The RNA shown here (transfer RNA) has 71 nucleotides and comes from Streptomyces sp. CNH099. Its mean pLDDT, the model's own confidence on a scale to 100, is 83. Rfam family: tRNA. From the family's description: Transfer RNA (tRNA) molecules are approximately 80 nucleotides in length. It is annotated as a transfer RNA.
């Protein structure tokens, strides 16, 4: 400077045009109390702008951040 690749909950991933989901974590309930565990409920998110399309996390285009490769 240039390609390629990713960007979704604290954290690690799904969902490939039609309601965004699970593991862990994190709050609350039960199991006699208190730590553990085990089961039940919640909370809780689309990097930014734009653009296609009746709908966009998802095509697209820049932008801005991470890695990888090359000069």
């Nucleotide at each position: 400077c240039g390609g390629g690749u990713c960007g979704u909950a604290g954290c690690u991933c799904a969902a490939u045009g039609g309601u965004g989901g699970a593991g862990c974590a994190c709050g609350g309930c039960a199991a006699a109390a208190g730590c553990g565990u085990u089961g039940c409920c919640g909370a809780g998110g689309a990097g930014c702008u734009g653009g296609u399309u009746c709908g966009a996390a998802u095509c697209c285009a820049g932008c801005c951040g991470g890695c990888c490769c090359g000069a």